[in-house]
RNA sequence: AGUUGACCGGAUGGCCGCUCCGUUCCGGGAGAGGAAAGUCCGGGCUCCAUCGAAAUACGGUGCCGGCUAACGGCCGGCGGGGGCGACCCCAGGGAAAGUGCCACAGAAAGCAAACCGCCGGCCUUCGGGCGGGUAAGGGUGAAAGGGUGCGGUAAGAGCGCACCGCGGACCGGGCAACCGGGACGGCACGGCAAACCCCACCGGGAGCAAGACCAAAUAGGGAUGACGCGGGGAAACCCAGCCGGUUUUCGAGGCCCGUCAUCCGGGUUGGUUGCAUGAGGCGCCUCGCAACAGGCGUCUCAGAUGAAUGGCCAUCACGCGGGCAGCAAUGUCCGCCCUACAGAACCCGGCUUACAGGUCAACU
Numbered sequence: 001a002g003u004u005g006a007c008c009g010g011a012u013g014g015c016c017g018c019u020c021c022g023u024u025c026c027g028g029g030a031g032a033g034g035a036a037a038g039u040c041c042g043g044g045c046u047c048c049a050u051c052g053a054a055a056u057a058c059g060g061u062g063c064c065g066g067c068u069a070a071c072g073g074c075c076g077g078c079g080g081g082g083g084c085g086a087c088c089c090c091a092g093g094g095a096a097a098g099u100g101c102c103a104c105a106g107a108a109a110g111c112a113a114a115c116c117g118c119c120g121g122c123c124u125u126c127g128g129g130c131g132g133g134u135a136a137g138g139g140u141g142a143a144a145g146g147g148u149g150c151g152g153u154a155a156g157a158g159c160g161c162a163c164c165g166c167g168g169a170c171c172g173g174g175c176a177a178c179c180g181g182g183a184c185g186g187c188a189c190g191g192c193a194a195a196c197c198c199c200a201c202c203g204g205g206a207g208c209a210a211g212a213c214c215a216a217a218u219a220g221g222g223a224u225g226a227c228g229c230g231g232g233g234a235a236a237c238c239c240a241g242c243c244g245g246u247u248u249u250c251g252a253g254g255c256c257c258g259u260c261a262u263c264c265g266g267g268u269u270g271g272u273u274g275c276a277u278g279a280g281g282c283g284c285c286u287c288g289c290a291a292c293a294g295g296c297g298u299c300u301c302a303g304a305u306g307a308a309u310g311g312c313c314a315u316c317a318c319g320c321g322g323g324c325a326g327c328a329a330u331g332u333c334c335g336c337c338c339u340a341c342a343g344a345a346c347c348c349g350g351c352u353u354a355c356a357g358g359u360c361a362a363c364u
Stems, first nucleotide, its partner, number of pairs: 001364008010316007018031004022026001033341001037352002040350005045207004058203005063077005078092001079090004093198002098196002100192003115138002117134003121130003146164006165187001166185002170181004211273004221264008230239003244256004280299007317339001319336007
């Protein structure tokens, strides 16, 4: 000068508050995070659907092995790329199953092709023209049907050879991805699957505003029972009277209407629960390179719901500025009052993003 990993994230005391809990009602106890965030994945839990499972469709994942409750996570490898290096990055299955696309430029972009050029032939008015061969060179492009060199040739060309690359087998190593090797093949098989597609694996849906319980007033609904003419009075009650409607009838039964009583059910609002012992934290030991796993011990650690977890003061720490002493390192005094990002809401495992300032370890 860097790289990687881990960690802290103001401390103490006093005063005044807030939420929850306990009971010995008191000078009691507890009270945000590494990300509580984004809600991007995975799971627990709950309800709904489904006999169960599979398939189709749709969505997701995608080198190999391992870990995990699970994952798109983690660990260890492999391959490719970058860096002098520590180290970092990669949607990293299949392009000889099929379809499709390859802009612009360029002659030609996929059963290759021939603009300039190069080399022969013929013609020529000597400027060139016609017709062949060629793909080394030039030009276009992200990409032009292997690369470099030697030979070869009219010029050229895997045409021949050496090395490199590539291909399908073989041998060796590895659980595997893959790596190494010698021989063979003259080169076929361009790229794109964050285009359709194919292959393998995974996925039922919605979410704590899930769900469960209790339940007031008012207004609906249902069941059962009783009652029902008319008039007066503020009411108690009195007068009158046997009498709601319909079914031919002052009967029975049925149906309907109204009033009252009791019960049932839904439901608004509200309350309780779900709701914090959990794949839990810490320490030690064992296995393993590691992620992780196992054993022992120990701790129990927020629970709000217009939503608590705060404010002030003092001292100290850190930082900044200035003065003094000192060669310097530094010491001392004064002032500033800076200390981030952010804030639980059912819980847990991850990922991603934000973060003043500081510490430690290993490595280059």